[in-house]
The prediction has a mean pLDDT of 79. SAM riboswitch aptamer (S box leader) from uncultured Rubrobacter sp., 121 nucleotides, folded computationally. Of the family's consensus pairs, 97% are formed in the model. The organism belongs to Rubrobacter, within Bacteria.
RNA sequence: CAUCGAGAGCGGUGGAGGGAACUGGCCCUACGAAACCGCGGCAACCGGCGGAGAGCUGGCAGAGUAGCUACUCACCGCAAGGUGCCAAGUCCAGCAGGAUCUAGAGAGGUCCUGGAAGAUG
Numbered sequence: 001c002a003u004c005g006a007g008a009g010c011g012g013u014g015g016a017g018g019g020a021a022c023u024g025g026c027c028c029u030a031c032g033a034a035a036c037c038g039c040g041g042c043a044a045c046c047g048g049c050g051g052a053g054a055g056c057u058g059g060c061a062g063a064g065u066a067g068c069u070a071c072u073c074a075c076c077g078c079a080a081g082g083u084g085c086c087a088a089g090u091c092c093a094g095c096a097g098g099a100u101c102u103a104g105a106g107a108g109g110u111c112c113u114g115g116a117a118g119a120u121g
Stems, first nucleotide, its partner, number of pairs: 001121004009039005017028003022094004040086003045082002048078004053073003057070004090117001095114008
């Protein structure tokens, strides 16, 4: 800096936790958690390949009135490689603003936008 409402799980070992951390919820889990291993898959960030475009861009060729090539940019497709990922929106909220409802003394519910934190590249 970009993305984060999509997508994709079986087996073995293991044996009680897990959903990043704190708080509050809500979930998963002895019909077997975490972790490790094997195999499979998802995705298209990096790299690669292909397609079709664009550019007051560079180089080459050249008078045929048509080009070739490089670079850059965004788009579409593929999936052998490097990462990543494969319950639930990043499971949800926490901070700020707005809309709306209940209540009218504190407050609470729902929705939207942004932020913070985090994850991946």